A computed fold for a 71-nucleotide RNA from an Actinomycetota bacterium, annotated as transfer RNA.
Rfam family: tRNA. It is annotated as a transfer RNA.

[in-house]
């Protein structure tokens, strides 16, 4: 080039077209002489532009990015 697949908190995973969840970090406070540990909270995300639709992370069309496996 072609053909397949995958983009979601800082990481790794969830999410029947209808409030974006979980875990581990992170950050306060408790406990602890101190740290760790544990226990309460609390910030923190849909890869972009664009179409269907009351309503899109979800479905379509396009860029991009990374993997694969073909030349």
């Nucleotide at each position: 080039u072609g053909g397949g697949g995958a983009g979601u908190c800082g990481u790794c995973u969830a999410a029947c077209g209808g409030c974006a969840a979980g875990a581990c970090g992170c950050u306060c406070g408790c406990c602890u002489u101190u740290g760790g540990a544990g226990c309460g909270a609390g910030a923190g995300a849909u890869c972009g532009g664009g179409g269907u639709u009351c309503g899109a992370u979800u479905c379509c069309c396009u860029g991009c990015u990374c993997c694969c496996c073909a030349g």
The prediction has a mean pLDDT of 82. The sequence is in RNAcentral, with records from ENA.